[in-house]
Description
Predicted 3D model of a 73-nucleotide RNA (transfer RNA) from Capsicum baccatum. It matches the Rfam family "tRNA". About the family: Transfer RNA (tRNA) molecules are approximately 80 nucleotides in length. The coordinates come from a structure-prediction model, not an experiment, and the mean pLDDT is 81. The source organism's lineage runs through Eukaryota, Embryophyta, Pentapetalae, Solanales and Capsicum.

RNA sequence: GCAUCCAUUGUUGAAUGGUUAAAGCGCCCAAGUCAUAAUUGUGAAUUCGUAGGUUCAAUUCCUACUGGAUGUG
Numbered sequence: 001g002c003a004u005c006c007a008u009u010g011u012u013g014a015a016u017g018g019u020u021a022a023a024g025c026g027c028c029c030a031a032g033u034c035a036u037a038a039u040u041g042u043g044a045a046u047u048c049g050u051a052g053g054u055u056c057a058a059u060u061c062c063u064a065c066u067g068g069a070u071g072u073g
Base pairs, nucleotide, nucleotide: 001072002071003070004069005068006067007066010025011024012023018056027043029041030040031039049065050064051063052062053061
């Protein structure tokens, strides 16, 4: 240089066109206990990497860019 793939909450990670974006762990609050933990209940947190485009509608499709991984010369 070229090719392929990845980017979603603090973390892991699902959703692959249809309007309130899951779940586990973690975190807040409460129950629980003499107290802590286990356990249970509840709550918060994502403008879905950035910018455009397509569409009635985009996390999802297309383009460019940014960062990363792998392969290859």